[in-house]
A computed fold for a 1536-nucleotide RNA from a Calditrichales bacterium, annotated as small-subunit ribosomal RNA. The source organism's lineage runs through Bacteria, Pseudomonadati, Calditrichota, Calditrichia and Calditrichales. The RNAcentral record of the sequence draws on ENA.

RNA sequence: ACAACGAAGAGUUUGAUCCUGGCUCAGGACGAACGCUGGCGGCGUGCUUAACACAUGCAAGUCAAGGGGAACGUUCUGUUUCGAUGGGACAAGUAUACUGGCGGACGGGUGAGUAACGCGUAGGCAACCUGCCCUUGUGUCUGGGAUAACAUCGAGAAAUCGGUGCUAAUAGCGGAUGACAUCCUGGAUAUACCUGUAUUUGGGAUCAAAGGUGCAAUUUGUAUCGCACAGGGAUGGGCCUGCGUUCCAUUAGCUAGUUGGUGAGGCAACGGCUUACCAAGGCGACGAUGGAUAGCUGAUCUGAGAGGGUGAUCAGCCACACUGGGACUGAGAUACGGCCCAGACUCCUACGGGAGGCAGCAGUGAGGAAUAUUGCGCAAUGGAGGCAACUCUGACGCAGCAACGCCGCGUGGGGGAUGAAGCACUAUGGUGUGUAAACCCCUGUAGGCAGGGACGAAUGGUAUAUAUUCGCAAGGGUAUAUAUGUGACGGUACCUGUAAAGUAAGCACCGGCUAACUCCGUGCCAGCAGCCGCGGUAAUACGGGGGGUGCGAGCGUUGUCCGGAAUUACUGGGCGUAAAGGGCGUGUAGGCGGCCCAAUAAGUCAGAUGUGAAAUCCCCCGGCUUAACCGGGGAACGGCAUUUGAAACUGUUAGGCUUGAGUGCGAGAGGGGGUAGUGGAAUUCCCAGUGUAGCGGUGAAAUGCGUAGAUAUUGGGAAGAACACCAGUAGCGAAGGCGGCUACCUGGCUCGUAACUGACGCUAAGGCGCGAAAGCGUGGGGAGCAAACAGGAUUAGAUACCCUGGUAGUCCACGCUGUAAACGAUGGGUACUAGGUGUUGGUUGGUCAUAGACCGAUCAGUGCCGGAGCGAACGCAUUAAGUACCCCGCCUGGGGAGUACGAUCGCAAGGUUGAAACUCAAAGGAAUUGACGGGGGCCCGCACAAGCGGUGGAGCAUGUGGUUUAAUUCGAUGCAACGCGAAGAACCUUACCGGGGUUUGACAUGUCAGUGACGCUUAUAGAGAUAUGAGUUUCCUUCGGGACAUUGACACAGGUGCUGCAUGGCUGUCGUCAGCUCGUGUCGUGAGAUGUUGGGUUAAGUCCCGCAACGAGCGCAACCCUUGUCCCUAGUUGCUAGCGAGUCAUGUCGAGGACUCUAGGGAGACUGCUGGUGAUAAACUGGAGGAAGGUGGGGAUGACGUCAAGUCAUCAUGGCCCUUACGUCCCGGGCUACACACGUGCUACAAUGGUCGGUACAACGAGUCGCUAAGUCGUGAGGCUACGCCAAUCUCUAAAAACCGAUCUCAGUUCGGAUUGCAGUCUGCAACUCGACUGCAUGAAGUCGGAAUCGCUAGUAAUCGCGGAUCAGCACGCCGCGGUGAAUACGUUCCCGGGCCUUGUACACACCGCCCGUCACGCCAUGGGAGUCGGCAGUACCCGAAGCCGGUUUAAGCGCCGUCGAAGGUAAGGCUGAUGACUGGGGCGAAGUCGUAACAAGGUAGCCGUACCGGAAGGUGCGGCUGGAUCACCUCCUUU
Repeated sequence: ACAACGAAGAGUUUGAUCCUGGCUCAGGACGAACGCUGGCGGCGUGCUUAACACAUGCAAGUCAAGGGGAACGUUCUGUUUCGAUGGGACAAGUAUACUGGCGGACGGGUGAGUAACGCGUAGGCAACCUGCCCUUGUGUCUGGGAUAACAUCGAGAAAUCGGUGCUAAUAGCGGAUGACAUCCUGGAUAUACCUGUAUUUGGGAUCAAAGGUGCAAUUUGUAUCGCACAGGGAUGGGCCUGCGUUCCAUUAGCUAGUUGGUGAGGCAACGGCUUACCAAGGCGACGAUGGAUAGCUGAUCUGAGAGGGUGAUCAGCCACACUGGGACUGAGAUACGGCCCAGACUCCUACGGGAGGCAGCAGUGAGGAAUAUUGCGCAAUGGAGGCAACUCUGACGCAGCAACGCCGCGUGGGGGAUGAAGCACUAUGGUGUGUAAACCCCUGUAGGCAGGGACGAAUGGUAUAUAUUCGCAAGGGUAUAUAUGUGACGGUACCUGUAAAGUAAGCACCGGCUAACUCCGUGCCAGCAGCCGCGGUAAUACGGGGGGUGCGAGCGUUGUCCGGAAUUACUGGGCGUAAAGGGCGUGUAGGCGGCCCAAUAAGUCAGAUGUGAAAUCCCCCGGCUUAACCGGGGAACGGCAUUUGAAACUGUUAGGCUUGAGUGCGAGAGGGGGUAGUGGAAUUCCCAGUGUAGCGGUGAAAUGCGUAGAUAUUGGGAAGAACACCAGUAGCGAAGGCGGCUACCUGGCUCGUAACUGACGCUAAGGCGCGAAAGCGUGGGGAGCAAACAGGAUUAGAUACCCUGGUAGUCCACGCUGUAAACGAUGGGUACUAGGUGUUGGUUGGUCAUAGACCGAUCAGUGCCGGAGCGAACGCAUUAAGUACCCCGCCUGGGGAGUACGAUCGCAAGGUUGAAACUCAAAGGAAUUGACGGGGGCCCGCACAAGCGGUGGAGCAUGUGGUUUAAUUCGAUGCAACGCGAAGAACCUUACCGGGGUUUGACAUGUCAGUGACGCUUAUAGAGAUAUGAGUUUCCUUCGGGACAUUGACACAGGUGCUGCAUGGCUGUCGUCAGCUCGUGUCGUGAGAUGUUGGGUUAAGUCCCGCAACGAGCGCAACCCUUGUCCCUAGUUGCUAGCGAGUCAUGUCGAGGACUCUAGGGAGACUGCUGGUGAUAAACUGGAGGAAGGUGGGGAUGACGUCAAGUCAUCAUGGCCCUUACGUCCCGGGCUACACACGUGCUACAAUGGUCGGUACAACGAGUCGCUAAGUCGUGAGGCUACGCCAAUCUCUAAAAACCGAUCUCAGUUCGGAUUGCAGUCUGCAACUCGACUGCAUGAAGUCGGAAUCGCUAGUAAUCGCGGAUCAGCACGCCGCGGUGAAUACGUUCCCGGGCCUUGUACACACCGCCCGUCACGCCAUGGGAGUCGGCAGUACCCGAAGCCGGUUUAAGCGCCGUCGAAGGUAAGGCUGAUGACUGGGGCGAAGUCGUAACAAGGUAGCCGUACCGGAAGGUGCGGCUGGAUCACCUCCUUU
């Protein structure tokens, strides 16, 4: 110098939004494990599970300088039966078995127990001990007796033991001495709060190894190691105390040595520690007792912090050592590698007895997801013993194994484009991998090889020298220096050299969160998934490939902890509607508390001192090449204790004050409560009268009552219950609640006054009391009403809604219950913070002459509106949900569940308290836009109504379904499929079926090769396609060939095969409905709103006015076509008035443009004018004029969008599929079938008609493979022949209804024409399946159509015919045309559809929505359960080992007796776990059953409490709530 450096969010509830709220993710960490992979080194770490059991080896010995004192062997010698055996010396005072000393209480392991003075921290001991060590003083005298070893005898399998004999000690036992030591006892002094202590001075009881060694010496001395007594120190321990130390109250009471005292005993020491006696205490909601769990701490992980989690390694403390009990020895143990006993287990055994304890280091088995070597060494550090050398030391130092963690290094560096190959993708052009590789140049870490090679070593011993010390000396000790010697690791670290890019990269991920995208495969399968969620044929989500991203010798996964999570909120949350205010009061403990003065110093604040072990974290410096790691210093350790101060605040004490609170006095209002009495109206019943056939009830009915006289009405009587009007967002009460009137008793409140008290206050856990309705008990009462019940209806059913009855109950008295949507869904108290306007009860001022009214002020209540502020919003807003303080209650995702168990209360019903397993990723609040409503308002439409005509009945036609079939091809399916695609299926068409053929193909393009024809005519076979013959026959040329055709091969063609839910295009529909949007601005946190709503008006979001909107776009309208009137122009093929000509007659001809007409262009209509209405607007209504009047009629024109609407079979097209077939050609068949059902039509049923005859009037169109005149033949369809016309020229072409006449006369007919027979015509290769038409004959059903249903508002409906497309032929269909030509609309209640506004919503796939409960099935967890099996702790009793203690006995030991006492046993209970036939409910489960309870007025408004009932949701009764829609009324408010 430095030591203070730090706080991020995201996904998921919804159509979208804001909020609440849970779930999940990104981060860090680990004694980890698993998967894939793996080069090196350093430093660490490594049984978290079975405190399960252990083979084997080692882990505690040492001292010969305490004592006695060997042996093998060598050698000498004696005896000798030559087998052997005795003695001496060396070995050797050696080894160390024995005696003895010290140490085995340290070191090392583990965490079972323990919720405790166990641990942590701070203190105390005047209530204690302490071997070895240091220091001081004194001493170390004398004597005696044993015993092991040893020898010998004996028992035993062994372990081991016994007898006899010998011997020593620093082993053991006496005696002497002995103080400052201890105890007893006496005195003095000092000090203190105390049991006292300290100092000093007198008198009585307790000790030694006189030992070992060295040296000198022989009187003994000295040094050293010891020993003894005493004092002190140090170290280590013992005890006591304050504070701190997990969860459960579904553990609330516990305790007899228990709490205290006295005496005694015991202990190192205090103490109920023990005992006798006495007293009856002690602990507890500030959580005792009990249960569960757990070694505690320094620390460690996380976190911004506060906190939360953990307690491996390292360090401190504690506890334990197979399980339980016990003492001995000792300074120290109730002793891990000691002893005794009991138990379990294992081993040995000769069955008689014995032995053992790895939670020491290795190691084994077991358990487990899982955790290492039966290594080396005492070289270092430390420990034990020893004078020392030294010995021992699995402490320790090292090595081995493991990516288990942290840290470091490497796997190469530079250049290198033709952007190689391969692979992947592709729009087929290319792109990516990618400077990546190859290739060139270079380097050499690590590893390999070769060589060198440490630090860690200092001690110590010995020798010498010097200094110092003890000693008379000799000599010894100590210190220093020199010499000599000591390394497990290890030939390791490190250094040098050397060859060669040579030996060294993986793992996870790539839908969002979250960095990173494509192809193929698969097809709700296989699979993925942390959450949301992917996968049902185009998957960036599964699997693989390519590519990419991240990290890297690792990477992922799993598990656990903290974080994010302000999601338990101290820092730092909430409770009107999201979870959450107790139903209300009273009051105990507790918490909090007005003003002034003083004292004190507990809290508080400041200073100082001590402590807060070391390590760790942090900062600085240093050592390993760096780092990790390690060393030194500092800071910090947030705490505790002691002490000195301060005195504002809190506390305490003392004194005072009046404003909080209360009392008094004077007034006041009131459905406040209780008791007793009393009144009228109404209902029902009874009696009597009048009176007669009904009454009653409903949507409509029925059950019921009534001729035995009801209902109705009159009079009289009885009974019970409730109190109309007044009556009011009026009053009172704490809440529940309280309503006729009167009396009595009684609680509270308000105003005024300021006499009294003097903080007496606020809140309130437990406690106590009150507490609607229903319900329960006992006794009354019972009119009406009315659960249950019965009957009648309704209905598919109707355990309901409706109706008729009706019992508990409702009422009273006494007692219980104790719950409600007990709600303002808003706890109580105090203070503060804009207003306006009502109302209730007081007091008071002013004004008017009073009553009374008005204008003010103030207190207490009770409403509405509203500002700031708050709030997610809705909203609240002096009656707060604002701003603050105090106290209480409550919440922490949804479900399970207010359930189970337990406890407690209750007569019961049930109440209070109140979980868990399991399960889901949501559940929820407010608001928004839509959609919907059997919600409301306004409006429109042939929507209804008013009319006309139909359909539905018949026959036929046609389409569809169904059935059938070899095939009956395919599509269209409510409106919006069904005379639709199809404007025309005999073949063809044709897609279907059968059969026969064919394979580069019926069709297109290209390449290569061959051939020269192809084609046409014709013959044969064949059903034909086709096949085989015969005949005939090319072009251009630069002579190479080409065009063309054909054959073969290859690319490819082809597909009416699939997917309209992959698509384009086109179309339908809502709907020609009036809507749909945008820019800017404004409002809202936001989704969104505004504009577009409102008042009028319109066919119209048409227009006007208003308005935080101003504008604009797509739609509407208009512009376009057609039709209606007029004008201009033009005048053939059209027209013909006038003029002329001609004809029997006709615009036939000349001629004309007048008219009609044709087809070009104009005009015209605009609410322009006008009366009225209206805001003087927009507009409406009437009128004039006009051909036409308010869009003149008709058409074309179809906004944003909806229906995954329709179409892959018009066409186009992605993907998939077929390729001698799912392609293609041909013949035949089928699409035309037929018990049946439906749609759309035609024809009819007749007289408004049929038939016959006569007569008249159109328009649109079409025509050369055509329309066809006239003539002629045929009854006719039609034939023959033939003029004209490419068309205002000719033809189709007759219009028909109509009209005039005749006939039929109401019939199955002269209606109707089906069906059938015969004969024909036409088209066409061909009319059998299967065409149309004609003639003759036949002559069916049908007599106006049930329920139901369709079209149409004017040139419309109805009716009549005509034309056209398609087409060889075929039309009742379709598209057009004209002729004749009506009726009705009061009106918008209702049905249907639509538009706008508003309201409710639990819907958003949007009501064809959502959703509830029983039942059935599967799975899961759980409660009860006759019981069964364990575990834990305790109580009582029995038995009682070892052992201490006591007694007794003995010289002593051994014995004997007694108390206590482990294990064991017996008995009855407690708590807890597992299991259990059966049983209860609960949860979950794509497509089960029954109903439809809820969401809209959910079709009976819903919900809460309670009671009864019912398959189920549920229904009903009583009381309550609005969290009910709609309409009306009352009151209040706002504006005028």
Rfam family: Bacterial small subunit ribosomal RNA.